A computed fold for a 73-nucleotide RNA from an archaeon, annotated as transfer RNA. It matches the Rfam family "tRNA". The family's RNA type in Rfam is transfer RNA. About the family: Transfer RNA (tRNA) molecules are approximately 80 nucleotides in length. The prediction has a mean pLDDT of 83.

RNA sequence: GUCGCUGUAGAUCAGUAGUUAGAUCGUCCGACUCAUAAUCGGAAGCUCGGCGGUGCGAAUCCGCCCAGCGACA
Numbered sequence: 001g002u003c004g005c006u007g008u009a010g011a012u013c014a015g016u017a018g019u020u021a022g023a024u025c026g027u028c029c030g031a032c033u034c035a036u037a038a039u040c041g042g043a044a045g046c047u048c049g050g051c052g053g054u055g056c057g058a059a060u061c062c063g064c065c066c067a068g069c070g071a072c073a
Stems, first nucleotide, its partner, number of pairs: 001072007010025004018056001027043005049065005
C1' cells in the first nucleotide's frame, strides 16, 4: 500500500430494514437468614465507533474517516 473481518450497557455477546435496542454476568435496592453465601423479586445502565447519503423509516444498506485483528505485497 491492497483486501477482508470486527466496533451495540462496566464485561461477553445477540439483534443484518419495520412500533418502545435486548440476553447473560456484574453493579445497586429489597426479600429470605442469627449472619454470610446461594436463591428469589426489582432498578439503574447502550441516542449502536464518527460524519454524511438513500429511504416514509437505518444498529441494519451505501460512501468517507477512526480504532483493533488478520491475509497478501